c-di-GMP-I riboswitch aptamer from Candidatus Aerophobetes bacterium Ae_b3a, 76 nucleotides, folded computationally. Model confidence (mean pLDDT): 85 of 100. It was read from a public genome assembly, where an Rfam model found it. Taxonomically the source falls in Candidatus Aerophobota (Bacteria, Bacteria candidate phyla). It matches the Rfam family "c-di-GMP-I riboswitch aptamer". About the family: GEMM was predicted in a large-scale screen for bacterial structured RNA regulatory elements.

RNA sequence: AGCCGAUAGAGGCAAACUGUUCGAAAGAAUAGGACGCAAAGUCACAGGCCUAUCAAAUGGCGGCUGGGCUACCGAA
Numbered sequence: 001a002g003c004c005g006a007u008a009g010a011g012g013c014a015a016a017c018u019g020u021u022c023g024a025a026a027g028a029a030u031a032g033g034a035c036g037c038a039a040a041g042u043c044a045c046a047g048g049c050c051u052a053u054c055a056a057a058u059g060g061c062g063g064c065u066g067g068g069c070u071a072c073c074g075a076a
Stems, first nucleotide, its partner, number of pairs: 004074002012037002017032006035063001041069003045066003048061003
């Protein structure tokens, strides 16, 4: 330094659900709340999914799978 990831230490994120706001919807923001997460940090790049529609994303989802970039700790 890379891979890897512990019944380790420190710290972090926050599903369902509820309130409020925004939105046609999907969904988002925020407050509460913790099911979980070692990238559950970040980028819609590939695939996938959701909503709208006769059809079609240009609207969404990164807590669906890959990929790019970045990062704390250090047992085996």